[in-house]
């Protein structure tokens, strides 16, 4: 100085789906899936349409978290979900301390 592991801090990314009902003081009501399907709180709308903040939840390069292609293809299912394929394609969100080891280099003395 690099590498690898403990332990710690500090940031950072991400999504909210499907079926049925009902029509309103608004991400309703019931079911399924799923780790998480808006749990608090504020706003905008009057479109069961959307934002912002914190929470849970997953993830952060050993990245299939999640996006795109995609109203995608085939199995399957009440539909998603799942399997498989597109496909290791395309993107995608990490740095800092501390110890303990290992290796390099370079000084100096013997």
């Nucleotide at each position: 100085g690099c590498c690898g592991c403990u332990u710690c801090c500090c940031c950072g990314g991400g999504g909210g789906g499907c079926u049925g009902c009902c029509g309103a003081u608004c991400c309703g009501c019931a079911g399924c899936u799923g780790a998480g399907a808006g749990g608090a709180a504020g706003g905008c709308u009057g479109g069961a349409g959307c934002c912002u903040u914190c929470g849970a939840c997953c993830c952060g390069c050993u990245g299939a978290a999640c996006c795109u292609g995609a109203u995608c293809c085939g199995g399957u299912u009440a539909g998603a979900a799942c399997c498989g394929g597109c496909g290791g394609a395309g993107g995608a969100a990490g740095g800092g301390a501390u110890g303990c080891g290992g290796u390099g280099u370079c000084c100096a003395c013997g």
A computed fold for a 110-nucleotide RNA, annotated as TPP riboswitch aptamer (THI element).
Rfam family: TPP riboswitch aptamer (THI element). From the family's description: Vitamin B(1) in its active form thiamin pyrophosphate (TPP) is an essential coenzyme that is synthesised by coupling of pyrimidine and thiazole moieties in bacteria.